[in-house]
Context: one part of a larger RNA
RNA sequence: CCUGCAGCAAGACGAAAAGACCCCGGAAGCUUUACUGCAGCUUGGUAUUGGGCUUGGUGUUUUGAUGCGUAGCGUAGUGGGUAGGAUUUGAAGCGACGUUUUCGGAUGUCGUGGAUCCAACAAUGAAACACCCAUCUUCAAAAUACUUUGUUCUAACUUUGCUUCUCGUUUUUUCUCGAAGCGCUUUUUAGCGACGGGAAAAAACGAGAAGCAAAAGAAAGUGCCAGGUGGGCAGUUUAAGUGGGGCGCUUGCCUCCUAAAGAGUAACGGAGGCGUUUAUCAAGGUUGGCUAGCUCCGGAUGGAAACCGGAGCGAUAGGGCAAAGCCAUAAGCCAGCUUUACUGCAAGACGGGCAUGUCGCGCAGUCGCGAAAGCGGAACUUAGUGAACCGAUCAUACUUUAUAGAAAGGUGAAAGAUCAUCGGCUAAAAGCUACUCCGGGGAUAACAGGCUGGUAGUGUCCAAGAGUCCAUAUCGACGACACUGUUCGGCACCUCGAUGUCGGCUCAUCUCAUCCUGGGGGUGGAGAAGCUCCCAAGGGUUUGGCUGUUCGCCAAUUAAAGAGGUACGUGAGCUGGGUUCAAACCGUCGUGAGACAGGUUGGUCUCUAUCUGCUGCAGG
Numbered sequence: 001c002c003u004g005c006a007g008c009a010a011g012a013c014g015a016a017a018a019g020a021c022c023c024c025g026g027a028a029g030c031u032u033u034a035c036u037g038c039a040g041c042u043u044g045g046u047a048u049u050g051g052g053c054u055u056g057g058u059g060u061u062u063u064g065a066u067g068c069g070u071a072g073c074g075u076a077g078u079g080g081g082u083a084g085g086a087u088u089u090g091a092a093g094c095g096a097c098g099u100u101u102u103c104g105g106a107u108g109u110c111g112u113g114g115a116u117c118c119a120a121c122a123a124u125g126a127a128a129c130a131c132c133c134a135u136c137u138u139c140a141a142a143a144u145a146c147u148u149u150g151u152u153c154u155a156a157c158u159u160u161g162c163u164u165c166u167c168g169u170u171u172u173u174u175c176u177c178g179a180a181g182c183g184c185u186u187u188u189u190a191g192c193g194a195c196g197g198g199a200a201a202a203a204a205c206g207a208g209a210a211g212c213a214a215a216a217g218a219a220a221g222u223g224c225c226a227g228g229u230g231g232g233c234a235g236u237u238u239a240a241g242u243g244g245g246g247c248g249c250u251u252g253c254c255u256c257c258u259a260a261a262g263a264g265u266a267a268c269g270g271a272g273g274c275g276u277u278u279a280u281c282a283a284g285g286u287u288g289g290c291u292a293g294c295u296c297c298g299g300a301u302g303g304a305a306a307c308c309g310g311a312g313c314g315a316u317a318g319g320g321c322a323a324a325g326c327c328a329u330a331a332g333c334c335a336g337c338u339u340u341a342c343u344g345c346a347a348g349a350c351g352g353g354c355a356u357g358u359c360g361c362g363c364a365g366u367c368g369c370g371a372a373a374g375c376g377g378a379a380c381u382u383a384g385u386g387a388a389c390c391g392a393u394c395a396u397a398c399u400u401u402a403u404a405g406a407a408a409g410g411u412g413a414a415a416g417a418u419c420a421u422c423g424g425c426u427a428a429a430a431g432c433u434a435c436u437c438c439g440g441g442g443a444u445a446a447c448a449g450g451c452u453g454g455u456a457g458u459g460u461c462c463a464a465g466a467g468u469c470c471a472u473a474u475c476g477a478c479g480a481c482a483c484u485g486u487u488c489g490g491c492a493c494c495u496c497g498a499u500g501u502c503g504g505c506u507c508a509u510c511u512c513a514u515c516c517u518g519g520g521g522g523u524g525g526a527g528a529a530g531c532u533c534c535c536a537a538g539g540g541u542u543u544g545g546c547u548g549u550u551c552g553c554c555a556a557u558u559a560a561a562g563a564g565g566u567a568c569g570u571g572a573g574c575u576g577g578g579u580u581c582a583a584a585c586c587g588u589c590g591u592g593a594g595a596c597a598g599g600u601u602g603g604u605c606u607c608u609a610u611c612u613g614c615u616g617c618a619g620g
Base pairs, nucleotide, nucleotide: 001620002619003618004617005616006615007614008613010612011611012610014607015606022441023440024439025438026437027436028433029432030431031430034236035235036234037233038232040229041228042227043226044225045224046223047222048221050153051152052151053150056147057146058145059144060143061142062141063140064139065138067136068104077135078134079133080132081131084118085117086116093112094111095110096109097108098107099106100105158215159214160213161212162211163210164209165208166207167206168205169204170203171202172201173200174199175198176197177196178195182193183192184191185190239251240250241249248268252274253273254272255271256270257269275422276320277379278378284338285337286336287335288334289333290332293313294312295311296310297309298308299307318327319326321384323382324381325380342365343364344363345362348359349358350357354423367376368375369374390416393413394412395411396410398409399408400407401406448495449493450491451490452489454488456484457483458482459481460480461479465475466474502577503575504574505573507569508566509565510564511563512562515540516539517538518535519534520533521532522531523530542556543555544554545553546552583601584600585599586598587596588595589594
C1' cells in the first nucleotide's frame, strides 16, 4: 500500500418530513359598539272577534239659553221682513227656589194675583227679544257617530276533568286452523307440548270525535303588515409603499435643490407651500400720473424708528400667500371713468402612452376706456383640485305611449364628492388565531457562514500635562494612523422540497495579543518584592456554594487558576434545566376573541453506518 473483519461517529451542508418560525397569496375557526342580512324576542295595527254598562274627548243634529265701550228709560251680537204682537190655555205686581253675571241685572220653575204688558215716537254709526226668518260667539241638555278609560257577560276561541264511542299498540286468557319439520312419550297412521296464522274477551297505555262540567274569555293563541331589538346564526370586508414584517410615516397638486449648462430623471434624499382670495371705495379693464428701500448730515417738542430738507448707494423695496423665474416702458404706488371676470368660433403651436392639461393669430356680434393709435375674452407667472355612474334643479318640445292632458326618456346649462388610498373597487365593512391549514419564497426576517468594520478590542505616532526637579521608570489629555475579525451593528449573498437553537457533560485541536514555569532590556531596580517592554506556545492552567445559566458574586486552595478561534468546536456522541407548540394560573393591556424579549407549573430528542475519515486485528 491492497483486501477483509471488529469498532468510533468528524464529514458526505448525512436520512426522514415540498419549514410548523418569518414574509407573500389563499382558506378556515373565533370575537365585537366592523358592514349587511336572517331566526328569535318585543311593540303597534288588522283578521279570527261578539254583547252590555261606564270615564274622558271630538264631530253632527235638535232644543233651550248667551252677547253690557260712550250717549241712551236699559246688558242694543249680525242681516232681513213687518206695523202690529203677547195675554182668561192667566198680563202687570208680589213671594219662594234655581241658573248665570260685567254684581247692576238677565233668565227659568212654582205659588199668589185677576187684566194688563211690549212696540211704533226722542237719543244711536246700526232699532226694537213687539213678532217672524236666517246666522255668529259662548254655554247647557238630549240623541247619534267615532275614539278612549274602567268594568262586566258568554256564545266564538283556549285549557283541564269526567262519560260514551271509534281506532291503534302491548300483555294475559279462551277458542280455532296448520302438509312437512322440532321436543317428550309404549294411545306410535297416535297423544301432549312448542311454533306459525286467525278470532273473541279483559286490562293498561296512546290518538281522535261527541256530550257534559269547571276555569278562562273577546283577552290569549295563531296568520298578515309595519317599528324596535337582535354575534343567537350567516355571508363578507378589514389598502398599498416599506433596506423582512409590525409600530411610525407617506399617498393628490405647486416651488427649489439633488438633475450631470436642451427636455426628462429615482430614493422612507434635502427644504418649503396648497385644498384659496379679490367686485360698498376691486387685488379686474382702460386712461393719466408717480417711484421705492437703506445709510449719512442738518432741523422745536422728537427719542434707535413719526415729519421736513440735502447728499450717497441702486432695486436691496414692493408685487394678497410658499419658492423660483420675472418686473423701472414698470407687472410696484395713486387717481378718473368703468365691467371684455363677454356670446359664437378658431389658424397654428406647446406638452403628452391614453385620458386630462397649456398658449393663441384672426373673424362675426355687442360693449368699456382713450383725442387717437390702440388695449380689453379676469388677476406678474407657475398651486387653490376630482373621471364616469347616480338622483335632484332650470330650460327645450327631440323620441315613445293613436291623440288632448299627463308621464317617461333624450338634449343644453349649472349644482351635489377630505370619492384626500386624491385615474376615484361596493350604496354599504373592524379585529384575533400559540387550535390552526394550504400554496409559495432563501425574491424576505430569526441561528450559523460571507462582505463591511461605524461600534468593539489591540497597537503605533505627536507630546500638553502628572511624576519634588525631569514629557517618554510609570501614566498620558487634545488629536492622527493602522491592525484584528472575539462584541453590538449594517447589508440580505448560499441555505425556508429544513444548515437543530443557549448552557452543561464527554472528547478535543489550533493561535499568541503569555496567566504560571524559562531567557533578557529599562527602572523613580540597595536586597527582597514589584512595574514596564522584548523573546518564547514545551508542559500546565483547582475544588466547592448560588443561579438553566455563559457571565458574575462568594468560600477555600494554587506556580498559575490566560485570552481567543474551531458552524458563539462537539445533540446520525449524551442531557434537555432555559428558550420556542398544544393545557393552566397571576399581573398588565384589550369591550372581546386574545396579546405581552413579563412572571409561573407541565410538556414524545428518531436513525441497524453505504462512502470519506480515524482506531485495532488478520492475510497478501
Annotation: Large-subunit ribosomal RNA, domain V from a Candidatus Portnoyibacteriota bacterium, 620 nucleotides, folded computationally. RNAcentral holds the full RNA, with entries from ENA. Rfam family: Bacterial large subunit ribosomal RNA. For this family Rfam cites "The comparative RNA web (CRW) site: an online database of comparative sequence and structure information for ribosomal, intron, and other RNAs" (Cannone et al., BMC Bioinformatics, 2002). The prediction has a mean pLDDT of 82.